[in-house]
Context: one part of a larger RNA
RNA sequence: CUGGGCAUAAAGCGCGCGUAGGCGGUCCACUAAGUCAGUUGUGAAAUCCCCCGGCUCAACCGAGGAACUGCUACUGAUACUAGUGGACUCGAGGACGACAGGGGUGAGUGGAACUCCAGGUGGAACGGUGAAAUGUGUAGAUAUCUGGAGGAACACCGGUGGCGAAAGCGGCUCACUGGGUCUUCUCUGACGCUGAGGUGCGAAAGCUAGGGUAGCAAACGGGAUUAGAUACCCCGGUAGUCCUAGCCGUAAACGAUGGGUACUAGGCAAUGGGAUAACCUAUGUGUCUCAUUGCCGGAGCAAAUGUAUUAAGUACGCCGCCUGGGGAGUACGCUCGCAAGAGUAAAACUC
Numbered sequence: 001c002u003g004g005g006c007a008u009a010a011a012g013c014g015c016g017c018g019u020a021g022g023c024g025g026u027c028c029a030c031u032a033a034g035u036c037a038g039u040u041g042u043g044a045a046a047u048c049c050c051c052c053g054g055c056u057c058a059a060c061c062g063a064g065g066a067a068c069u070g071c072u073a074c075u076g077a078u079a080c081u082a083g084u085g086g087a088c089u090c091g092a093g094g095a096c097g098a099c100a101g102g103g104g105u106g107a108g109u110g111g112a113a114c115u116c117c118a119g120g121u122g123g124a125a126c127g128g129u130g131a132a133a134u135g136u137g138u139a140g141a142u143a144u145c146u147g148g149a150g151g152a153a154c155a156c157c158g159g160u161g162g163c164g165a166a167a168g169c170g171g172c173u174c175a176c177u178g179g180g181u182c183u184u185c186u187c188u189g190a191c192g193c194u195g196a197g198g199u200g201c202g203a204a205a206g207c208u209a210g211g212g213u214a215g216c217a218a219a220c221g222g223g224a225u226u227a228g229a230u231a232c233c234c235c236g237g238u239a240g241u242c243c244u245a246g247c248c249g250u251a252a253a254c255g256a257u258g259g260g261u262a263c264u265a266g267g268c269a270a271u272g273g274g275a276u277a278a279c280c281u282a283u284g285u286g287u288c289u290c291a292u293u294g295c296c297g298g299a300g301c302a303a304a305u306g307u308a309u310u311a312a313g314u315a316c317g318c319c320g321c322c323u324g325g326g327g328a329g330u331a332c333g334c335u336c337g338c339a340a341g342a343g344u345a346a347a348a349c350u351c
Stems, first nucleotide, its partner, number of pairs: 003323004007305002012319001014201004021194003025088007033081002035077005041071002049065002052062003091191001092188003095184001097182003103177007110154001114150008125136002162169002206247006215241002220236004258318001260316004266296011278285002300307002324351003333344004
């Protein structure tokens, strides 16, 4: 480079936005760059191929032909691609109207539980375990009642349910704000898809500075267990968990399945809309339709498991990635980072 692949065998970037590039709906006209046809010049010789000849043959050599699949120029063709101009509406976007939602940010606020503090009652245990002990308690604990303080999380509703690109999002109220769906088919008129680099977001843990700290709890201390016990169990307990500002940039970041468009049997259910002749009128049922989310299942696909209109089916266009196991996601170099480390990424050797 070509080929074959990427749910589970090696392989989909964690997820967006977007530059270059690649690809791109319907109709008409022109141009003729790509494309196609003919012609022209060139494509040295040798070599290769065909044929004839010379060394007794052959290798070798001599002669002729073909070929040199390429390039240039000219003339022509115009289906496709491209360029220019014009037109269109089904792709895309906008508008009117309506709807659902734990989407995001900020502010405020509520109750339960918990711990602590103060006081009342009370008087010997409590706590904990397989059993215990460490621990707490006559300086009055545990229990119970009253009052107060504080921090964190929001039971029930809650759902195979909703929203978000992903990470993720759940008490209630307000303010600001992003996206989506449906209806009308009103407007623009291809404005589209993907996306190397780039850029933004990105759980948890961790880091820097300042605050906060109720509960929980790495590390650590003690008690047990045990042959030992740097553990599992118990009593404590600091970082951390929380907030603000900044960094880190990784996860089994998973549907282990990149995103887009079109097409290809059905059945059941849920969520949000729209339409509707009918039943019935409490408003629901039924039917149709759009969007989303699940289950089952046929063809097809698949090594099988399975998947199956939410494809892993059939196609097209774009990106990423893989190429035997180990060495190794390591070394070295470079970039980024305060650090931890992250990204990129080999080879020797070995099976």
RNAcentral holds the full RNA, with entries from ENA. Small-subunit ribosomal RNA, central domain from an uncultured prokaryote, 351 nucleotides, folded computationally.